A computed fold for a 115-nucleotide RNA from a Cytophagaceae bacterium, annotated as SAM riboswitch aptamer (S box leader). Its Rfam family is "SAM riboswitch aptamer (S box leader)". Gene Ontology term of the family: regulation of gene expression.
RNA sequence: GAUUUAUAAAGAAGAAGGGAGAGACUAGGCUCAACGAACUUCUGGCAACCAGUUUUAAUCGACUAAGGUGCUAACUCCUACCCCAGGCAAAUGCCUGUUUAGGGAAAUAUAAACG
Numbered sequence: 001g002a003u004u005u006a007u008a009a010a011g012a013a014g015a016a017g018g019g020a021g022a023g024a025c026u027a028g029g030c031u032c033a034a035c036g037a038a039c040u041u042c043u044g045g046c047a048a049c050c051a052g053u054u055u056u057a058a059u060c061g062a063c064u065a066a067g068g069u070g071c072u073a074a075c076u077c078c079u080a081c082c083c084c085a086g087g088c089a090a091a092u093g094c095c096u097g098u099u100u101a102g103g104g105a106a107a108u109a110u111a112a113a114c115g
Base pairs, nucleotide, nucleotide: 003113004112005111006110007109008108013043014042015041016040017039021032022031023030026080027079028078029077044072045071046070049068050067051064052063053062054061076107081104082103083102084097085096086095087094088093
C1' cells in the first nucleotide's frame, strides 16, 4: 500500500529547536503564519479504538487509564458528484441550506482485524 469493519458536529497547549510557508491531492473560497507557520524533540493534556474490570445467553452498556496507537485552530475548515427542500430565471443555468448541522456517495484520516 490492498481488503473488511467502526468512527470522524464533542474534547485537549506549553517549552526548546527550526526559519517560510501551512490547512491530504486538484480547483475555487476562506483561514492560520516573522506577535514565528510547517516540521523535530520534551513535558502536559484529550479521547477511549486496542487493553483491563464488570454486566449479559449474546450483543448493547457501565467503570478504569498503567500499557499499544491516535489526536491536541477552524465539522475531515467549506464547496465540488447524486438526491431533497426553497428562491431566481427564457434556459439543461444560477443562488441558498435557514437552529451549530438537509440526506447520501466518493475521497481522506484514525483504529482494529486480515494477508